This is a predicted structure of a 279-nucleotide RNA (Archaeal signal recognition particle RNA) from a Desulfurococcaceae archaeon. Its Rfam family is "Archaeal signal recognition particle RNA". By type it is a non-coding RNA gene. Clan: SRP clan.
RNA sequence: GACGCGGGUAGGCCUCAGCAUAAGCUGGGGCAGAUAACCGUGUAAGCGUAUAAGUCCACGCGUCAUCCCCCACGUAGGGCCAUGAACCCCGCCCCAUGGGGCCUGUGGAGGUGGGGCCCUCUUCGGAGGAAGAGGGCUAACCACCUUAGCCGGGGGAACCAGGCCAGGCCCGGAAGGGAGCAACCUAACCCUGGACACAGGCGUUCAUGGGUCACCGGGGAUGAGUCCGCGUGGUGAGGCUCUGGCGCGUGGGCUUAUACGCUUAUACGGGGCCGCGUC
Numbered sequence: 001g002a003c004g005c006g007g008g009u010a011g012g013c014c015u016c017a018g019c020a021u022a023a024g025c026u027g028g029g030g031c032a033g034a035u036a037a038c039c040g041u042g043u044a045a046g047c048g049u050a051u052a053a054g055u056c057c058a059c060g061c062g063u064c065a066u067c068c069c070c071c072a073c074g075u076a077g078g079g080c081c082a083u084g085a086a087c088c089c090c091g092c093c094c095c096a097u098g099g100g101g102c103c104u105g106u107g108g109a110g111g112u113g114g115g116g117c118c119c120u121c122u123u124c125g126g127a128g129g130a131a132g133a134g135g136g137c138u139a140a141c142c143a144c145c146u147u148a149g150c151c152g153g154g155g156g157a158a159c160c161a162g163g164c165c166a167g168g169c170c171c172g173g174a175a176g177g178g179a180g181c182a183a184c185c186u187a188a189c190c191c192u193g194g195a196c197a198c199a200g201g202c203g204u205u206c207a208u209g210g211g212u213c214a215c216c217g218g219g220g221a222u223g224a225g226u227c228c229g230c231g232u233g234g235u236g237a238g239g240c241u242c243u244g245g246c247g248c249g250u251g252g253g254c255u256u257a258u259a260c261g262c263u264u265a266u267a268c269g270g271g272g273c274c275g276c277g278u279c
Base pairs, nucleotide, nucleotide: 001279002278003277004276005275006274007273012031013030014029015028016027017026018025019024038270039269040268041267042266043265044264045263046262047261048260049259050258051257052256053255054254055253056252057251058250059249060248061247062246063245064244065243068236070234071233072232073231074230075229077227078226087220088219089218090217091216093211094210095209096208097207098206099205100204101202102201103200104199105198106197107196109146110145111144112143113142114141115138116137117136118135119134120133121132122131123130124129150194151193152192153191154190155189161186162185163184169178170177171176
């Protein structure tokens, strides 16, 4: 300290007497006899914590499957001895080289000589002029050489491009000659065609060589398997992307059980003092 059995006390009730006469107070006798707060035990309900089990959700990790390739088996179909799969050759395609075709752009050489033109000088002549030498220029006219660099058509300088120059002009006795406009020819230059050269381009074409066999087309040889779908099994790849299954972990929720604690209610007991007994 808990429990059990007892005893009496506080207080209470009843009764009698006295005091009071509303309430109540005091004394005698008798009866039963520790309540409340609070504590303990049990029960019920609720709440909380912890543990365990179960379950649900989320996240993470791992694994498997789904998806894809290959192989095997089975199954329902398609093509196939008018030839399946696989193989070879060619074409298509790609690269390189070489040659055509088409288109575009650009381009028009150099030299020598002659001839011609201009300037200077010399000689001759009655004039116009004649002869010769030198220098310069030259695209035009001729010849030759080199070069890939040639042709056709049109235009084209009125004076300051060449040739040839009717008419007219000039010199002259005449013959003849001179300058020279127009026209004509040519030409610098321009335009436009063709050929050529060079450069570039083109969903153009041919040939040769090489490459590719994934698609399509053509052919050769061989001669019975082959293709797609579905199911089952096996290997592999990919990726934790989506979906699903399984396992583990973390966290949270819910349920049940147990333990502990708290609250409320309730039952019982304890609950002032003393004695005996038990633990």